[in-house]
Context: one part of a larger RNA
């Protein structure tokens, strides 16, 4: 030195464990913000650094409910205190809530300075007013207190990539993705046919199987990629512009015309106005009365004792209880010890709206002359976008630019476009439900995970650190049933670490504390060199 054994140290796998996570169900909520949010700065405590709460009325204040014996957070201690006259606590509903921050009196290097004014947009009313007569634009002044900002993801629109694939690459694709960007809602969007379809017929729209990897498209390459019909989910359908008529104001000599107001009137087996003529009810998404369930705290709730144990629930012995043998704790495995659970009951106060009654609002038949049925539109060309569809035989929609019709004997569509022939009725609007989605709340589950896993975070983590920023972006849980956390003696430097002692079932549980495996370090003993 090596190699074996055996005891050690180091080390922190592993088993065991969970407070923390994951994914889904099903219910709620789907929003907060000038009454000043979200998100922070700085502050309050007798001693208070951190986190949590809370704001100068600052570890809290009032009311009303709950409860019922201890409080004095996390979190110990020391002072001093509150509380059966009902504290802490829990629910409600109010006050207070500094400074920053949309931040909104000016400024500003947020949490400051200067000041004493809701700045700025809207929307009202009103005074003034130009080019340019009347007018308008425009400025000014009061009211109002509408906006404005944040927010996980769902949704509608504007704007729009490239890497990629094609085995290179440009039409193509990736993809209308990703990103940006404004907007609204709890959902959005769509939506009552100028659809569909085929000789048969259906009736708004959404969504889901299917149809179908079909029909198409397509450097006919890579790829893209329907719709109708069936079958389900869910159903609901109105409202306006004209014509006609009142009724009030401007223009003008009347006549006539514009506009506002209110009656009418809403359609495709055409509707309506106009004239005639009969009728009064389901139903409503609207207005208001109303206040139901539920939620926001809670209460009641059967049945067990004995041996063994350090400790019993484990196990032996006798026992009950079940509308309750869900689950969790408790010194070890508990139906009967605690909390619970089954089943039952409960709100002063808020939320919340459910039946029910009221209001409004819906009607219908002939007749056939006139009238009206959405105009710089529809259609058309050029240009271009979207339809699964790349310009093609390329319709249907959309948009820019020219031109530009008709009003029911009208107009569109049905995939160039033409005839018949069906089907609909643009050019004005609203409309639940079935669908998308989860920052967040509650309750429940898992062939999810168990500390290198599981969110990046089980632990004072978006922290420490690390970048001039944008940003990255961590490691770290476990004494014991219970501190009973080692009085007290001894070596040591009034250390560090240890040895008695004593706790405790265990101290080979001693805080570098559950179990402690390999590498790696020794000590002993043995065999080799």
């Nucleotide at each position: 030195a090596g190699c074996u054994a055996a005891c050690g140290g180091c080390g922190g796998a592993u088993c065991c464990c969970u407070u923390g996570g994951c994914a889904c169900a099903c219910a709620g909520a789907g929003g907060c913000g000038a009454a000043g949010a979200a998100g922070g700065a700085c502050g309050u405590a007798g001693c208070g650094a951190c986190c949590g709460a809370c704001g100068a009325a600052a570890c809290a204040c009032u009311c009303c409910g709950g409860g019922g014996a201890g409080c004095a957070g996390g979190a110990a201690g020391c002072a001093g205190g509150c509380a059966u006259u009902g504290a802490g606590c829990c629910g409600g509903a109010g006050g207070u809530a500094u400074c920053c921050g949309a931040a909104u009196g000016g400024g500003g290097c947020a949490a400051c300075c200067c000041a004493a004014a809701a700045a700025c947009g809207g929307c009202u009313g009103g005074u003034u007013g130009a080019a340019u007569c009347c007018a308008u634009a425009g400025a000014c002044c009061a009211g109002c207190a509408c906006g404005a900002g944040c927010g996980a993801a769902c949704c509608u629109g504007g704007c729009g990539a490239a890497c990629u694939g094609a085995a290179a690459c440009a039409u193509c694709u990736u993809a209308g993705u990703a990103g940006c960007c404004a907007g609204a809602g709890g959902a959005a969007a769509a939506g009552a046919a100028a659809g569909c379809a085929a000789a048969a017929g259906c009736g708004a729209u959404u969504c889901c199987c299917c149809a179908a990897g079909u029909a198409g498209c397509g450097g006919c390459g890579a790829g893209c990629g329907a719709a109708a019909a069936g079958g389900g989910a869910c159903a609901a359908g109105c409202c306006u512009a004209a014509a006609c008529c009142c009724u009030c104001g401007g223009u003008u000599u009347u006549a006539a015309u514009c506009g506002a107001g209110g009656g009418g009137g809403u359609a495709g087996u055409g509707g309506g106005a106009c004239a005639a003529c009969c009728a009064a009810a389901a139903c409503g998404a609207c207005c208001g009365u109303g206040g139901a369930a539920a939620u926001u705290a809670g209460a009641c709730g059967a049945a067990g004792g004995a041996g063994u144990u350090g400790a019993a629930a484990g196990c032996u012995c006798c026992a009950c209880c079940a509308g309750a043998g869900a689950a969790g704790g408790u010194g070890a495995a508990a139906g009967u010890c605690c909390u619970g659970u089954a089943g039952u009951c409960g709100a002063a106060a808020a939320u919340g709206g459910a039946a029910a009654g009221g209001g409004c609002g819906a009607g219908g038949u002939u007749g056939a002359a006139u009238c009206c049925c959405g105009a710089g539109u529809a259609g058309u060309c050029c240009g271009g976008g979207g339809c699964a569809c790349g310009u093609g035989a390329a319709a249907u929609c959309c948009c820019g630019g020219g031109u530009g019709a008709a009003u029911c004997a009208g107009c569109c569509a049905g995939g160039a476009c033409c005839a018949c022939c069906u089907g609909g009725u643009a050019a004005g609007g609203c409309u639940a439900a079935a669908u998308a989605c989860u920052c967040c709340u509650g309750u429940g589950u898992g062939a999810c995970c168990g500390a290198u896993a599981g969110c990046g975070a089980a632990c004072c983590a978006g922290u420490a650190c690390c970048g001039c920023g944008a940003g990255g972006g961590a490691a770290a849980a476990g004494u014991g049933a219970a501190a009973a956390g080692a009085a007290c003696c001894c070596c040591g430097a009034u250390g560090a670490g240890g040895g008695g002692a004593g706790u405790g079932a265990a101290a080979g549980a001693g805080a570098a504390c559950g179990u402690g495996a390999a590498a790696c370090c020794g000590u002993u003993a043995g065999c080799u060199u």

A computed fold for a 529-nucleotide part of an RNA from Spirulina subsalsa FACHB-351, annotated as large-subunit ribosomal RNA, domain I. Taxonomically the source falls in Spirulina subsalsa (Bacteria, Cyanophyceae, Spirulinales, Spirulinaceae).